[in-house]
RNA sequence: GGCUGAGUCGGGAAGUCGAACCGGGGACCCAUUUCUUUCGGGGUGAAUCCGGGUGGGCACGUCCACCCGGUAGGGCUUGCUUGCUCACUUCCGGCCCGAACCCGUCAGCUAACCCGGCAGGCGGUCUGGAGGGAA
Numbered sequence: 001g002g003c004u005g006a007g008u009c010g011g012g013a014a015g016u017c018g019a020a021c022c023g024g025g026g027a028c029c030c031a032u033u034u035c036u037u038u039c040g041g042g043g044u045g046a047a048u049c050c051g052g053g054u055g056g057g058c059a060c061g062u063c064c065a066c067c068c069g070g071u072a073g074g075g076c077u078u079g080c081u082u083g084c085u086c087a088c089u090u091c092c093g094g095c096c097c098g099a100a101c102c103c104g105u106c107a108g109c110u111a112a113c114c115c116g117g118c119a120g121g122c123g124g125u126c127u128g129g130a131g132g133g134a135a
Stems, first nucleotide, its partner, number of pairs: 002122003008019004021117005030108001040106001041103004049070009073097005
């Protein structure tokens, strides 16, 4: 000085308290063929789905893990245009993501009302220190 994300700001010596932002629960009405020893169901998130390969389980129907290639979807960025700035949108290129976790048999929507989060991670430039290696 930037990116992702709601994840920032203010007060206080501190415990912590507020504001902004974000998420969940929760009526009438509406909606639902969904649940009740089950194909359980649900939430945050862009992160769903398909094909192939290997291995394992097995009730022989398929299930799980990993790998490869795609994909719904998501992010960033160059250039052009504009009198200028900011934000947004579109087009053409480029670079990426396409995870993980939680609730615990329970939740549709939902006014009033109630509860919670406010993290983590990653680049660019400059400066300083330490260690190692090479010549």